Predicted 3D model of a 107-nucleotide RNA (SAM riboswitch aptamer (S box leader)) from a Cytophagales bacterium. Of the family's consensus pairs, 97% are formed in the model.

RNA sequence: GAUUUAUAAAGAAGAGUGGAGAGACGAGGCUCUAUGAAACUCUGGCAACCUGCCCCCUGAUAGGACAAGGUGCCAAAUCCUCCCCAGAAUGAUGGGAAAUAUAGAUU
Numbered sequence: 001g002a003u004u005u006a007u008a009a010a011g012a013a014g015a016g017u018g019g020a021g022a023g024a025c026g027a028g029g030c031u032c033u034a035u036g037a038a039a040c041u042c043u044g045g046c047a048a049c050c051u052g053c054c055c056c057c058u059g060a061u062a063g064g065a066c067a068a069g070g071u072g073c074c075a076a077a078u079c080c081u082c083c084c085c086a087g088a089a090u091g092a093u094g095g096g097a098a099a100u101a102u103a104g105a106u107u
Stems, first nucleotide, its partner, number of pairs: 001107008013043005021032003026082004044074003049070003052066001054064002078099001083096004
């Protein structure tokens, strides 16, 4: 990198360096930002995908607790939408897909 499974309307701060952008790609919006963006670093935290360990239970699963380790994450629903379906053909709105992100497994 590829394939596959699960999850994505919850949750989570403060500093230092830096100096203008950022919110995945393209586009349309809308928001954040010199009261300091991105990025990097330190400390802190959130969470429970994997390891660990305990409870429960089974043929095997499933379920629950802890949070030591491996990731990950700490503005706004993955910020919303653009593809399909339903809905006045068109709308509000709802559902689905796709894409993306994170983790595990396989390669």